[in-house]
RNA sequence: UCAGCCGGCCGGGCGGCCGCUCCGCCAAUGCCGAAAGGCCGGCGGAGAGGAAAGUCCGGGCUCCAUGGAGAAACGGUGCCGGAUAACGUCCGGCGGGGGCAACCCCAGGGAAAGUGCCACAGAAAGCAAACCGCCUCGCCUUCGGGCGCGGCAAGGGUGAAAGGGUGCGGUAAGAGCGCACCGCCGGGGCGGCAACGCAACGGGCAGGGCAAACCCCACCGGGAGCAAAACCGAAUAGGGGUGACGCGGCGGCGGCGCAAGCUGACCGCCGGGCGUUCUUCACGCCGUCACCCGGGUAGGUUGCUUGAGGCGCGCGGCAACGCGCGUCCCAGAUGAAUGACCGCCACGCGGGCGCCCCCGGGCGCUCGCCAUACAGAACCCGGCUUACAGGCCGGCUGACGUC
RNA sequence: GGUGCCUUAGCUCAGUUGGUAGAGCAAUGGACUGAAAAUCCAUGUGUCCCUAGUUCGAUUCUUGGAGGCACCA
Numbered sequence: 001u002c003a004g005c006c007g008g009c010c011g012g013g014c015g016g017c018c019g020c021u022c023c024g025c026c027a028a029u030g031c032c033g034a035a036a037g038g039c040c041g042g043c044g045g046a047g048a049g050g051a052a053a054g055u056c057c058g059g060g061c062u063c064c065a066u067g068g069a070g071a072a073a074c075g076g077u078g079c080c081g082g083a084u085a086a087c088g089u090c091c092g093g094c095g096g097g098g099g100c101a102a103c104c105c106c107a108g109g110g111a112a113a114g115u116g117c118c119a120c121a122g123a124a125a126g127c128a129a130a131c132c133g134c135c136u137c138g139c140c141u142u143c144g145g146g147c148g149c150g151g152c153a154a155g156g157g158u159g160a161a162a163g164g165g166u167g168c169g170g171u172a173a174g175a176g177c178g179c180a181c182c183g184c185c186g187g188g189g190c191g192g193c194a195a196c197g198c199a200a201c202g203g204g205c206a207g208g209g210c211a212a213a214c215c216c217c218a219c220c221g222g223g224a225g226c227a228a229a230a231c232c233g234a235a236u237a238g239g240g241g242u243g244a245c246g247c248g249g250c251g252g253c254g255g256c257g258c259a260a261g262c263u264g265a266c267c268g269c270c271g272g273g274c275g276u277u278c279u280u281c282a283c284g285c286c287g288u289c290a291c292c293c294g295g296g297u298a299g300g301u302u303g304c305u306u307g308a309g310g311c312g313c314g315c316g317g318c319a320a321c322g323c324g325c326g327u328c329c330c331a332g333a334u335g336a337a338u339g340a341c342c343g344c345c346a347c348g349c350g351g352g353c354g355c356c357c358c359c360g361g362g363c364g365c366u367c368g369c370c371a372u373a374c375a376g377a378a379c380c381c382g383g384c385u386u387a388c389a390g391g392c393c394g395g396c397u398g399a400c401g402u403c
Numbered sequence: 404g405g406u407g408c409c410u411u412a413g414c415u416c417a418g419u420u421g422g423u424a425g426a427g428c429a430a431u432g433g434a435c436u437g438a439a440a441a442u443c444c445a446u447g448u449g450u451c452c453c454u455a456g457u458u459c460g461a462u463u464c465u466u467g468g469a470g471g472c473a474c475c476a
Stems, first nucleotide, its partner, number of pairs: 001399010012345005018339001020047007030039003049374001053385002056383005061225004074221005079093005094108001095106004109216002114214002116210003131156002133152003137148004164182006183205001184203003189198003229302004239293007247271006253264004272286005309328008348369010404475007413428004422459001430446005452468002455465002
């Protein structure tokens, strides 16, 4: 210098001006209210994120269910150890894979408990099998070979996968048939908390793959979610209760009127309609006003932000993290605030001019453009995942060059 | 804000111990007809929403994402 790997951080700045939400203080005046207080007003303070997102996990909290504990069913997790309130997260190891390396990736328990599947191709796909092929022997022969009884699994072929691999020996040809190395299995030994590793001994090799198929084993899980839940509670409609009055006909009484007649919160008597299919009986229901009661709706209040909290220092630990001390209070909206405009600057992109050289780059000046990407809290935390213009810092690896 | 479900041909939908996916309507061509409709014959139809993984092999199993629908005061 080039190429690359890992980790951490920022994600516009300053000023002016007009607004929005919340909190505190003031308030002599205005409006509402009996008051407390509220509206309006003035001053001061605070006001989105690294993901606020997806709602994928784990918790706090609230309600419901439930004697305790456990099991079944269902769902989830899955090498080992640790961290943590908990986790499917994180840290450190182990094993496997990739990369020259820094480093990265892995749902990574059990396939000798059982069941199931392995299409097509292929002779054979699961307590193996023999298509081509190799070989001894017998028979035939046109001397090229063919047929048959057997032996074999080295080579070819099929397939994702064909019952250890390479080499030497051996054999009629072959074969763990024998041997060496590698792999595998077994019981012990040593190291390690463990996963696992190491070397030696014994065994000629058995037991294919799939559990993100059922399943087995170990561990975890009661359900719902702040639109949870609690409190206050209007108008209208509807429910219950109490009281008063009422409907139609006739008569009386009162009032008005010359009379016919009209009329009434007055009195007495008689009575209706609808439903149970029709009739009879029986039962039920049927108006207006006032007051009271209870449920629930709209609406309001609480939950609502001090918390596994942030920052700094020290100590312990490889680390995740823990402990101690000090310090700070840091959004709480509810049709939902956190915004709009202007000026300057930084960064970025494009054009022109000048200078330099290795001739397509660097530097300087100037002009123009964008005003930043992803994205907007809604009960709160710990994670994961996904989206993201541009930039900064630190550590490490490889190659080339120079000293 | 929270919860549940779906995505397969142009449209509506089937599709299971994972093995190259169909039905109806529609479309195109032909037959019939004077011409159409109906009918008959034939034909093509697909990123199985996308991505990564498990597997020899994925529409199906698993992870992540996108789009759509419904419900809860």